This is a predicted complex of two RNAs, RNase P RNA and transfer RNA, with 492 nucleotides together.
[in-house]
């Protein structure tokens, strides 16, 4: 100098002017309440709108809503089983996580470094189209080899050969994503873990490590090849809904109608109707017992509910206010522990709470980027992204003009 | 703001759960029939399965992330 890898950070600055919004203070005005007065003026408090001053006012992703929590309701809490869903190397961090850090194993790259849903296929079920002879307790199409039959040659021993038949063979060809360890030597009629060496694989021991795992020794000739982001098995985790959760106030309406579900079981009693009466019928009237309900289902324990409750549809009314609401696993600085994620201690700060929804517009100067002109100083023009809180946090993912800082790798050149 | 679903031929849909040739109806094109049209009969074409990565030998289908569209949810009684 060129090419590249990793990590962290910023997301224009200042000023003027015109606006929006939360909070605080002040001024004058209206209303309400209290005190005071014979009454009024007056004093104090609250509240409303106006004006003035001060102060705060979007993000790194506020987004997607993909995970995990806080918070609230389902009245509350506990135990077990089943179902459903999720996660998946090991150790650590964390409130928790599918997140993060470190390590292990596998893969890629010359390298810095990057990627991996990375448990189990000898528990079981299932799948593998087409092609191919054969696709899952393997298989003989071509080939190779042996034997037979037949033919030919030869005095003979024997040799050669098309088709066919029987048998051996997984080394070679061909099909396929995949053909039952790989390479080499021996061996054989030809072959084959048939034998041996190395590599791979399984099993067992020893050593190191908290562990995943690694190394090494012995052993088995190799049997159970792939798919679990197919069902499934193993281990672990998980109740549901969501601030339109939930609570309160105010206003208005027809405090309404229909259908359905749950248990309407027994006794007593009451009311209504019919009846001269006995009695019968009806009733979501009451009491007791029983039954039922308590949020995936079932069982169980403690406890609770039982002015009946719940669901759907039709019809009616309102389109208001307060609260939840922002101080929180919070930010910044310093010190310490740890390889790191992270944790601990001290100090300091308060940093949006809007509700058709504020956080903005214009102008000037400077700075960054691109283009044009100029030897240069400089001048002119253009562009400035992704996007926008809505209960709050921790992550992940996705979008993003441009820029800054730090560390590292490879190549080339010079010293 | 919160929750749920869908995307396959020009249109409406099936196939997806349980992976292997992408199908149906209407429409379109060609031919026959008819004087011509319609109807009918015979034949045919037409799809990056919304997009991008992943698992797998193989993805419309399974998994993940985007994009677009649709639906539901206020309170009182």
């Nucleotide at each position: 100098u060129c090419a590249g890898c990793c990590g962290g950070c910023c997301g224009g600055a200042c000023g003027g002017u015109c606006g929006c919004u939360g909070c605080c203070g002040g001024a004058a005005c209206a209303c309400u309440c209290g005190c005071g007065u014979c009454a009024a003026g007056g004093c104090g408090a609250g509240c409303g709108a106006u004006c003035c001053g001060g102060u705060g006012g979007a993000g790194g992703a506020a987004a997607g809503u993909c995970c995990g929590g806080g918070c609230u309701c389902c009245a509350u809490g506990g135990a077990g089983a089943c179902a459903c869903g999720g996660u998946g190397g090991c150790g650590g961090c964390u409130a928790a996580c599918g997140g993060c850090c470190g390590c292990c194993g596998g893969g890629g790259g010359c390298g810095a470094c990057c990627c991996c849903a990375g448990g189990g296929a000898a528990a079981g079920u299932g799948c593998a189209a087409c092609a191919g002879a054969a696709a899952g307790c393997a298989a003989a199409c071509c080939g190779c080899c042996g034997c037979g039959c037949c033919g030919g040659g030869g005095c003979a021993a024997c040799c050669c050969g098309u088709c066919c038949g029987c048998g051996g063979u997984a080394a070679g060809g061909g099909u396929g994503a995949a053909a039952g360890g790989g390479u080499g030597c021996g061996g054989u009629a030809a072959g084959a873990g048939c034998g041996c060496a190395c590599c791979g694989c399984g099993c067992g021991g020893c050593u190191g490590g908290c562990a995943a795992c690694a190394g090494u020794c012995g052993u088995g000739g190799c049997a159970u090849g792939g798919c679990a982001a197919a069902c499934c098995c193993c281990a672990c985790c998980g109740g549901g809904a969501g601030c339109a959760a939930g609570a309160c106030c105010a206003a208005a309406u027809a405090g309404g109608g229909g259908c359905g579900g749950c248990c309407g079981g027994a006794a007593g009693u009451g009311u209504g109707c019919g009846g001269c009466a006995a009695c019968g019928c009806a009733c979501g009237g009451c009491u007791u017992c029983g039954a039922g309900c308590c949020c995936g289902u079932c069982u169980u324990c403690a406890g609770g509910c039982c002015c009946g409750c719940c669901g759907c549809c039709c019809g009616g009314g309102u389109u208001g206010g307060u609260u939840g609401c922002u101080c929180g696993a919070g930010g910044c600085g310093c010190g310490g522990a740890g390889c790191a994620a992270u944790c601990c201690g001290c100090g300091u700060c308060c940093c949006a709470g809007a509700u058709g929804a504020a956080u903005g517009g214009c102008c000037g100067u400077c700075g960054c980027g691109g283009g044009a002109g100029g030897c240069a100083a400089c001048u002119c023009c253009c562009a400035g992204a992704c996007a926008g809180a809505a209960c709050c946090c921790g992550g992940c993912u996705u979008a993003c003009a441009g820029g800054c800082c730090g560390g590292c790798u490879g190549a080339u050149a010079u010293u | 703001c919160g929750g749920g679903g869908c995307a396959u031929a020009g249109c409406u849909c099936a196939g997806c759960c349980u992976g292997g040739u992408a199908g149906a109806g209407c429409g379109c094109c060609u031919g026959c029939u008819u004087u011509g049209g319609g109807a009918g009969c015979a034949g045919g074409a037409a799809g990056u399965c919304g997009c991008g990565a992943g698992u797998u030998c193989g993805a419309a289908u399974c998994c993940c992330g985007c994009u677009g569209c649709c639906c539901c949810g206020a309170c009182c009684a």

The prediction has a mean pLDDT of 77.